This is a predicted structure of a 112-nucleotide RNA (Glycine riboswitch aptamer) from Roseateles sp. DAIF2. RNAcentral holds the sequence, with entries from Rfam. NCBI's taxonomy places the organism under Bacteria, Pseudomonadati, Pseudomonadota, Betaproteobacteria, Roseateles. Its mean pLDDT, the model's own confidence on a scale to 100, is 78.
RNA sequence: AAGCCGAAUGCUGGAGAGUGCGCUGCCGCAACGGCAGCGCCACCGAAGGAGCAAGGCGCACACCGGGUGGUGCGCGCCGAAUCUCUCAGGUACCAAGGACAGCGGGAGCGGC
Numbered sequence: 001a002a003g004c005c006g007a008a009u010g011c012u013g014g015a016g017a018g019u020g021c022g023c024u025g026c027c028g029c030a031a032c033g034g035c036a037g038c039g040c041c042a043c044c045g046a047a048g049g050a051g052c053a054a055g056g057c058g059c060a061c062a063c064c065g066g067g068u069g070g071u072g073c074g075c076g077c078c079g080a081a082u083c084u085c086u087c088a089g090g091u092a093c094c095a096a097g098g099a100c101a102g103c104g105g106g107a108g109c110g111g112c
Base pairs, nucleotide, nucleotide: 003112004111005110006109009104010103011102012101013100018041020040021039022038023037024036025035026034027033042091043090044089048087049085050084051083055078056077057076058075059074061072062071063070064069
């Protein structure tokens, strides 16, 4: 230099579960009204977060082997998800958010 991948970025798609109860504030002539906040109960999993299986590594002990080592057992560490938990977040419609998927661009960033 060229190529590939990733993150980021743009577009598109994108689920679940409460019009629960109470208190407070504002709006309102008022309401069993509207909006917001807080608390309680119930519920959801697809921001984020947490947990772990196989496996890997280290240490100790025992056994095997001439030896480099091998096996067993115990402890510790690492260890994925759309699984599990529900801390956070969310729960009529709309909106917002949204893991993930597809497409685009390829200047810059990271890796090979």